The RNA shown here (SAM-I/IV (S-adenosyl methionine) riboswitch aptamer) has 110 nucleotides and comes from an Ilumatobacteraceae bacterium. Rfam family: SAM-I/IV (S-adenosyl methionine) riboswitch aptamer. For this family Rfam cites "The aptamer core of SAM-IV riboswitches mimics the ligand-binding site of SAM-I riboswitches" (Weinberg et al., RNA, 2008). Clan: SAM clan. The source organism's lineage runs through Bacteria, Actinomycetota, Acidimicrobiia, Acidimicrobiales and Ilumatobacteraceae. Of the family's consensus pairs, 96% are formed in the model. The coordinates come from a structure-prediction model, not an experiment, and the mean pLDDT is 76.
RNA sequence: CGUCAGCAUUUUGAGCGGUCUGUUCGCAGACCCGGCAACCUGGGUGACGCCCCAAGGUGCCUCCACUUCGGUGGGAUGUGGUCGGCUUUCCGGCAACACAGCGUCCUAUC
Numbered sequence: 001c002g003u004c005a006g007c008a009u010u011u012u013g014a015g016c017g018g019u020c021u022g023u024u025c026g027c028a029g030a031c032c033c034g035g036c037a038a039c040c041u042g043g044g045u046g047a048c049g050c051c052c053c054a055a056g057g058u059g060c061c062u063c064c065a066c067u068u069c070g071g072u073g074g075g076a077u078g079u080g081g082u083c084g085g086c087u088u089u090c091c092g093g094c095a096a097c098a099c100a101g102c103g104u105c106c107u108a109u110c
Base pairs, nucleotide, nucleotide: 006079007078008077009076010075015033017032018031019030020029021028022027034061035060036059039057040056041055042053043052044051046105047104048103049102050101063074064073065072066071081094082093083092084091085090
């Protein structure tokens, strides 16, 4: 980087933005600026849950078809990142701003 599988989302939200390239002229891709969201990691806490933050990694800012209108199928996205070793379902590291919670539980001390 790609393929297969499982699970979750495809509610809401946010750009009909600019430049460049390609084009079968339907669109596609890259970059820049702006924004949304909270899927994973992280932080708030010794642990768990809720809630919050938005730093690390993504994603998104115009989904499609069918339908008995309940849903079904397809597509898309996520299921942290990075470095080294070793040959790899393994081993060992590194980073993740600032402000700022609630409840419960364990241990120690007073």